[in-house]
RNA sequence: CGGGGAUAGUUUAAUGGUAAAACCUUAGCUUUCCAGGCUAAUGAUAGGGGUUCGAUUCCCUUUCCCCGCU
Repeated sequence: CGGGGAUAGUUUAAUGGUAAAACCUUAGCUUUCCAGGCUAAUGAUAGGGGUUCGAUUCCCUUUCCCCGCU
């Protein structure tokens, strides 16, 4: 300098229309207890700005991570 990425505690979806699952955590049921199973709940779009009726999505910028060139 160029390219890619940042979504829940973790791993992944969501091609402009009120963010979806799995694991984890908590509570309840089941079980003599544990494990396992079932149900429910909690919790997220890296920061800022812009476009739009509406942005995870499009544009700009900052930070961080990865790859490549010198």